[in-house]
RNA sequence: UGACCUCCGUACAACUGGCGGAUCAAGUGGAACCAACCACUAGGGAGUAUGGAGUUAAUUAGCCGACCGCCUGGGCACAAUAU
Numbered sequence: 001u002g003a004c005c006u007c008c009g010u011a012c013a014a015c016u017g018g019c020g021g022a023u024c025a026a027g028u029g030g031a032a033c034c035a036a037c038c039a040c041u042a043g044g045g046a047g048u049a050u051g052g053a054g055u056u057a058a059u060u061a062g063c064c065g066a067c068c069g070c071c072u073g074g075g076c077a078c079a080a081u082a083u
Base pairs, nucleotide, nucleotide: 005054006053007052008051009050010049011048012047015044016043017071018070019069020068021067026041027040028039029038030037062076063075064074
């Protein structure tokens, strides 16, 4: 000197599913089991951008939708390849 690391603030924010259990644990309306969706409201929310602070020149391959179980389907980030 200084982040791609950590913390805080602001804005935006993808994704936020089905069944069963736990005394209730999203709600309303509709659909589906050849399914695991649609709309609205509420809440969660990685991540992106930006501002500030910090230190050890260095950290990492995952992270996200209340809990547990059985399933389904995505998003973001990272890496590689191709155009």